[in-house]
RNA sequence: GGUGAUAUUGCUCAGUGGUGAGAGCAUUUGCCUAACAUGCAAAAAGUCCUGGGUUCAAUUCCCAGUAUCACAG
Numbered sequence: 001g002g003u004g005a006u007a008u009u010g011c012u013c014a015g016u017g018g019u020g021a022g023a024g025c026a027u028u029u030g031c032c033u034a035a036c037a038u039g040c041a042a043a044a045a046g047u048c049c050u051g052g053g054u055u056c057a058a059u060u061c062c063c064a065g066u067a068u069c070a071c072a073g
Stems, first nucleotide, its partner, number of pairs: 002071006010025004018056001027043005049065005
């Protein structure tokens, strides 16, 4: 260089063309406890990889790029 896959919160992932983007773990706060853990409640944390296109509307579809992984060589 060729082909294919993936990119979403700190980590692991889900998700769908319809306008409040979710789960588990982790973090913070409160309750509970003598204390810790467990448990319960709440909160914060996402420009959904970048740019362009299609569309009334794009995280989702299309194109290009970037990064990672796999395959053949």
Molecule: transfer RNA
Organism: Mus pahari